Small-subunit ribosomal RNA, central domain from an uncultured bacterium, 349 nucleotides, folded computationally. Its Rfam family is "Bacterial small subunit ribosomal RNA". The coordinates come from a structure-prediction model, not an experiment, and the mean pLDDT is 90.
Context: one part of a larger RNA
RNA sequence: CUGGGCGUAAAGGGCGCGUAGGCGGUCCGUUGCGUCAGGCGUGAAAGCCCUGGGCUCAACCUGGGAACUGCGCUUGAUACGGGCGGACUUGAAGCCGGCAGAGGGUGGUGGAAUUCCCAGUGUAGAGGUGAAAUUCGUAGAUAUUGGGAAGAACACCGAAGGCGAAGGCAGCCACCUGGGCCGGUCUUGACGCUGAGGCGCGAAAGCGUGGGGAGCAAACAGGAUUAGAUACCCUGGUAGUCCACGCCGUAAACGAUGUGCGCUAGCCGUCGGUCAGCAUGCUGUUCGGUGGCGUAAGCUAACGCGUUAAGCGCACCGCCUGGGGAGUACGGCCGCAAGGUUAAAACUC
Numbered sequence: 001c002u003g004g005g006c007g008u009a010a011a012g013g014g015c016g017c018g019u020a021g022g023c024g025g026u027c028c029g030u031u032g033c034g035u036c037a038g039g040c041g042u043g044a045a046a047g048c049c050c051u052g053g054g055c056u057c058a059a060c061c062u063g064g065g066a067a068c069u070g071c072g073c074u075u076g077a078u079a080c081g082g083g084c085g086g087a088c089u090u091g092a093a094g095c096c097g098g099c100a101g102a103g104g105g106u107g108g109u110g111g112a113a114u115u116c117c118c119a120g121u122g123u124a125g126a127g128g129u130g131a132a133a134u135u136c137g138u139a140g141a142u143a144u145u146g147g148g149a150a151g152a153a154c155a156c157c158g159a160a161g162g163c164g165a166a167g168g169c170a171g172c173c174a175c176c177u178g179g180g181c182c183g184g185u186c187u188u189g190a191c192g193c194u195g196a197g198g199c200g201c202g203a204a205a206g207c208g209u210g211g212g213g214a215g216c217a218a219a220c221a222g223g224a225u226u227a228g229a230u231a232c233c234c235u236g237g238u239a240g241u242c243c244a245c246g247c248c249g250u251a252a253a254c255g256a257u258g259u260g261c262g263c264u265a266g267c268c269g270u271c272g273g274u275c276a277g278c279a280u281g282c283u284g285u286u287c288g289g290u291g292g293c294g295u296a297a298g299c300u301a302a303c304g305c306g307u308u309a310a311g312c313g314c315a316c317c318g319c320c321u322g323g324g325g326a327g328u329a330c331g332g333c334c335g336c337a338a339g340g341u342u343a344a345a346a347c348u349c
Stems, first nucleotide, its partner, number of pairs: 004320003007303002012317001014201004021194003025088007033081002035077008049065006091191001092188003095184005103177007110154001114150008125136002162169002206247006215241002220236004258316006266293008275284004298305002322349003331342004
């Protein structure tokens, strides 16, 4: 390079925006760059291949031919691709009118619960477990009533539900703000798809500075269990969990399934909208989302997938190539560090 692949066997980048590049709708004209055809020139010799000849054969030597798949010039063709010009509306975007939503940010606010503090009632236990003990309690605990403080999380609604590119997002209210869907068929006129590098976002844990700290709880301490118990269980408990700002950049970052577009039976549910009919809730229709089923077809090693494809195709990107060594070493880049990223070989089976 050719080839085969990537749901579970090795393999989809965690996600997006986007540069170069690759690819690109309908019609007309033009050019003739790619493309195709003819001609001419060139493509040294040797070698390879075919066919003769010379050494007794062969190796070897030698004649001829073919080939040298290429390049240049030239004549021509114009379907397709490209360039240029013109036009179009179905792709894409915009405009107008509606709609749903835990989408994001900031500020405020509410109730339940928990812990602590104060006071009242009240007395000997409470707590915890398989059973216990550590622990708390006559300096009055647990229980109960009233009052107060603090931090964190939002029961019911709540759903196979919704929103977001992913990570993820949930009490309520206001403000700021992103995206989507439906309808109109009004505007632009291919403005598109993908995307190496790049840039941004990115759970948890962790790190830096400052704050906060109720509950929970690595580490740690004690009590149990046990042969032991650096555990599982219990009593405590510090980082942390929370906030602000700045880092980190990972994950079973999963649908283990890249993005976009077109095409290929259905049935049932659910969420958002349009239209129609009946009517205050249904039925039908149509578009968008999200689920279940499916021997329609098809695909798959099987499991399964099946208009939300893992089917049939096109475009572009990423990735795989036996196991271990190893996602390691070295080097580079990044980071305060922890470490991340890129990424081998010897050797071995």